[in-house]
Molecule: RNase P RNA; transfer RNA
Organism: Caulobacteraceae bacterium
Order: sequence, then structure tokens, then C1' cells
RNA sequence: CCAGUCGGCCGGACGGCCGCGGGCGCGCAAGCGUUCGAGGAAAGUCCGGGCUCCACGCGGAUACGGCGGCGGGUAACGCCCGCCGAGAGUGAUCUUAGGGAUAGCGCCACAGAGAACAGUCUGCCGAAAGCGUCUUGGUCUUUAAGACUAUGGACGCAGGCGAUGGUGAAACGGUGGGGUAAGAGCCCACCGCCGCGACCGUAAGGAAGCGGGCACGGCAAGCCCCGCCGGGAGCAAGACCGAAUAGGAGCAUGCGUCCUCCGAAGCCUUGGCGAAGGAGGACAGGCCCGUCCGCGGGUUGUGCUCGGGUUGGUCGCGAGAACCGUGCGGCGACGCACGGUCCAGAGGAAUGGUCGUCACCCUUCGAAGCCUCGGCGAAGGAGGGGACAGAACCCGGCUUACAGGCCGACUGGCAU
RNA sequence: GCGCCAUUAGCUCAGCUGGUAGAGCAAUUGACUCUUAAUCAAUGGGUCCCGGGUUCGAGUCCCUGAUGGCGCACCA
Repeated sequence: CCAGUCGGCCGGACGGCCGCGGGCGCGCAAGCGUUCGAGGAAAGUCCGGGCUCCACGCGGAUACGGCGGCGGGUAACGCCCGCCGAGAGUGAUCUUAGGGAUAGCGCCACAGAGAACAGUCUGCCGAAAGCGUCUUGGUCUUUAAGACUAUGGACGCAGGCGAUGGUGAAACGGUGGGGUAAGAGCCCACCGCCGCGACCGUAAGGAAGCGGGCACGGCAAGCCCCGCCGGGAGCAAGACCGAAUAGGAGCAUGCGUCCUCCGAAGCCUUGGCGAAGGAGGACAGGCCCGUCCGCGGGUUGUGCUCGGGUUGGUCGCGAGAACCGUGCGGCGACGCACGGUCCAGAGGAAUGGUCGUCACCCUUCGAAGCCUCGGCGAAGGAGGGGACAGAACCCGGCUUACAGGCCGACUGGCAU
Repeated sequence: GCGCCAUUAGCUCAGCUGGUAGAGCAAUUGACUCUUAAUCAAUGGGUCCCGGGUUCGAGUCCCUGAUGGCGCACCA
């Protein structure tokens, strides 16, 4: 100098004028003064909590949802840090839902001979024991011809093989040698694999060495198994005050039995009985506590739909898992101690506009300067530009969007 | 603000346990007809919303995002 990797940060500054919202002060009021006023993502709502209400019981079994290497951090997490394994890259570094495939089930299209305890299309052999056809040599019989014989030869078959070609994502270890009829872990060396494993590490895991010819395909972000975690809803949660209306209608389901008391009508012996109805209690039933079982608790109507009324106020609502600085512990995420600061909040919703100067980026011109004479071009002139987006109960993460710029650490290459 | 659902041809929708994506209407061309419609025959047309992952292989399984839609106030 070129190419690249990782981490962190900024996201215009100052001043004038005009304007908006909250708090405080003054003022009868209009208003005036003072102070504060968006983000790294306020976003998406993908996770985890705080907070609030509902349900607020225990045991066992089961269902549903989520998570899944190990150790740590944290209020918690599916987040973060460190490490391990696997994969990619020359490397810095990056990716990783990474438990179990001998618990069981299922799937592996097309192609291909064969796709799961496989298979013979092409192919190699056809040795030993075997069959058929042809042929060669020899012997015998009288020629033709036939018979016998041979460890002869060729072809075909039975049979052997898991090497070759080819298919596929995947074909039941790879390379080399020996061996064989041809072959093959059949045998050997190396590599791979499997089992055990001294030793190291908190652990995941690593691993010298020893043994075994090799048996065990892939998919669980398919069902499933194992382990761990999980009550539901959400600030339109919820609390208080105020206003208004028809305390209405329909559907589904339930409305059982007994006792005590009161009791309009009615009855009689005037003090009682007493249908309807009302109140209280007990049992049973129904519903709820995710489901079932056992015990237990709550409730006596509940759920849905239509119709009617209101569109008000206050709280919840911001001093907190807060921010900044220093020190200490830790590789780090982070924690602890000390000191300092107060930092939006309202309601369909304020946080803005303009001018000037400076800084930044782009285009163009360009005195000096440089060279390969047509370009580059510090200073300077002119013109233009400034993203993504916007709090709405509050935090911790993740993800996504973002003009332009800065800083640090590291890797590879070239030159000196 | 909160909860939930959908996205496949021009439109409306299928696509079950992963294996080369279809139907109806519409469009184009031809036939019939004097012409049009109707009818008959044929044809074309796909970023399966985008991106990433799992797998040999994704419309389908998983994750992130985009777009569109629905519902939720209080009182009696």
C1' cells in the first nucleotide's frame, strides 16, 4: 500500500428570531418568568420479568406447550460470557435447535440389477466334485463307422464371486501388497472404525496405550422416548368519584327432597291450621378449581347473543433490576464498595421551523505542484445533500431498518 | 396499546402423513354463425409473500421479517 475479519462509538455544533407540551412561581384573568422535553433502535411484538386482577388446596397419573453439549452470569430468559465437539476458511475468524436411531413405529420419490439385516443388469471365473454338445491325441475292432481312454481344448449350464462398469443424496470401510479358478478383511502394512482406557479436566470432553478384522446406513426443525420448566389474562389490567338509561328480551343448561319459622285468600273450637308465596338450614345434584381418580374448597344460577345508556374526572404513572465517575474482584458476561446526578410523560398524543457561521459528504472548476502532455490535484470558488425513524404502564434481551463518518485489535499478500 | 388469523395463475380457492403444483371463472387462438353471444376444441400463464435454516430434496417442517384483515372500552 492492497484485500479482509472482529469489537466499540457518533449519528451534526454554536448563536439570533418565531413556535409547541409538562412542572413550579406570580397574576382576578389574559398572560409573563423560570426549568425540563425522544431513540439506538422509542419499531416488530419474537422471548423473559416487574405490576394488577381472576383462579388462589394437597397427592398420584395423564394431556398440552416450550427448552435440550458443559460450566458460569442474571430477578428471569429461548439472552449473554467462557469452554468442548462437529463443519467452513491459507488465516484472523465464522456457523452450529449440539440429548436418544441396539425402546418402538414410520419414511427414503425418480434413477438404478439392488434402498435396509439388499442384490446380480453388465461382468470375472467355471479350479475341486457334476451335466450336455463339438473337437484334438492315443488304443482296439475288418473299411465305412463305432467303442474305450486322457489331468487335452472350446462353447453352454449348474455353481462360485461381491472386485469392474453404471445409477443415486446414500450401495454394507479406503489405499497398496500378498493370495486365489476368479475374487473378497480371506491374510498383511498404514489410515479409518468399534470396545476398554493409564493420565489430564469441576464438567462437556481430550487422550498415550492395549484389544478386535469390522459388526452398527440416514432422517427425531416425522411420530416418539428421556430429562428440565410452565396456572390464566393483560394498564382497553385494576381502584375510587360522578353522569345517564328500559334493573329489558331471546337461546342453551339447571331449577330435586326434607325440616323450621312467617304467611294475604280460605277454614274452624278465636286461638290455631294453612294451598300459593317468602326467609333460614340440611342433604343430593349441577357448575368451577386444565383433564381423570381420591379427599377438600367455592358457588346456587351460569354462559352466549340482541337491545338501552355514557364517551367525564382522579389514581395506577415514573427515584429505579436507573444513569455517570473512580476503585477492587473476575479471562469474560458480571458483581461489590464509595462519590455524584434527577433524567419526558399528557389527552390520539408536544419535542418544531427559519436565518447566519463552522464542520462533514458528493459533483464541477481549479492558481501552485506532479508526471507517461493528457490527466491528477493540497489551498480556494460555485452548486447540491444530510438517513432510519418517533415515547403512550415500566424494565432485561433478541430481531429488523439506517445517509454518512470515527476509533481500536487482528489476519493474509506485495514492496522496502 | 393488547390478542388472533391469512398470503398459491389476472380473480376465487384446493394441495392429507415432505418427492418435479392443480380446479372453476377469466385471457388467447380456431371451429360454428351474415355478425355477436352461447356452445365445442386447443393453448399459454406460477419469485407457492420475502429471506435464512433442517433434509438428498421444502408450497408443506422450523425461525426472522413484510403486507392485509378481524376482535377487545365502561355502566345497568